[in-house]
């Protein structure tokens, strides 16, 4: 970079540095000087391994010392296809897909 799986309506700071950007991309809407990126510390969560219970387990639980990840808004909405309702203009609610973002494994 690319395929398999699994999940993505839950949670997580009144901290330090650091300055003007961030929310993937495209419309929208939003967050920032009452301080954005990034970094540090802290913090959640439990995908990996790890202990450990549950007679036993491919099955469910606890615990969180390491590898990741994560800490505004459902992956912030909506993006394509399908039904339903509508004051037929949109627009609203649902099913499926796409697209992403993360583990885990395999090229």
């Nucleotide at each position: 970079c690319u395929c398999u799986u699994a999940u993505c309506c839950a949670g997580a700071g009144u901290g330090g540095u650091g300055g003007a950007g961030g929310g993937a991309c495209g419309g929208g809407c939003c967050c920032a000087a009452u301080g954005a990126a990034a970094c540090c510390c802290g913090g959640c969560a439990a995908c990996c391994g790890g202990u450990u219970c549950u007679a036993a387990a491919u099955a469910g639980g606890a615990c969180g010392a390491g590898g990741u990840g994560c800490c505004a808004a459902u992956u912030c909405c909506c993006g394509c296809a399908g039904a339903a309702u509508u004051a037929u203009g949109g627009a609203u609610u649902c099913u499926g897909g796409g697209a992403g973002a993360u583990a885990a494994g395999a090229g």